[in-house]
RNA sequence: CGCAAAUAUAAGCCGAAUUUCUUCGGAAAGCGGGGGAACGUGAGUCGUUGGGGCGAAUCUCGCUGAAAGGCAAGUAGGGGAAACCCUGGACCCGAGCCCGUCAACUAACCCCGUAGGCUUGCCAGGGGCUUGU
Numbered sequence: 001c002g003c004a005a006a007u008a009u010a011a012g013c014c015g016a017a018u019u020u021c022u023u024c025g026g027a028a029a030g031c032g033g034g035g036g037a038a039c040g041u042g043a044g045u046c047g048u049u050g051g052g053g054c055g056a057a058u059c060u061c062g063c064u065g066a067a068a069g070g071c072a073a074g075u076a077g078g079g080g081a082a083a084c085c086c087u088g089g090a091c092c093c094g095a096g097c098c099c100g101u102c103a104a105c106u107a108a109c110c111c112c113g114u115a116g117g118c119u120u121g122c123c124a125g126g127g128g129c130u131u132g133u
Base pairs, nucleotide, nucleotide: 010120011119012118013117014116018029019028020027021026030114031113032112033111034110035109041104050102051099052098053097054096059074060073062071063070064069077093078092079091084127085126086125087124088123089122
């Protein structure tokens, strides 16, 4: 001097996943999700190709494998340090889990969650808003 790791602090990111109170068992507010009529509309199953939910995370094709799976190239879609919107470019993600034969929408009503994981600024142009001079 460079690289990597750990700890602490600060500032942030994905996500609904934050705040307050507490007798420390929990309880609220906020945010988020599901179930659930009639009228009307739509869809599916009944002979397993069952059906459905959370989530951006769907789908296509190829290689390999007995299969399960693994790998690779794309893709619907999604993300980002200054807040909002639009355009372009580059980069990154494009998973996983759950219900259990059952649920479209759906007022009243009912139920559930409030985790986990990370990094250190992404560039350019335009519009709008706000603040200061």
c-di-AMP riboswitch aptamer (ydaO/yuaA leader) from an Abditibacteriales bacterium, 133 nucleotides, folded computationally. Its mean pLDDT, the model's own confidence on a scale to 100, is 76. Rfam family: c-di-AMP riboswitch aptamer (ydaO/yuaA leader). Gene Ontology terms of the family: regulation of gene expression and cyclic-di-AMP binding. Rfam describes the family as follows. This family represents a conserved RNA structure found upstream of the ydaO and yuaA genes in Bacillus subtilis and related genes in other bacteria.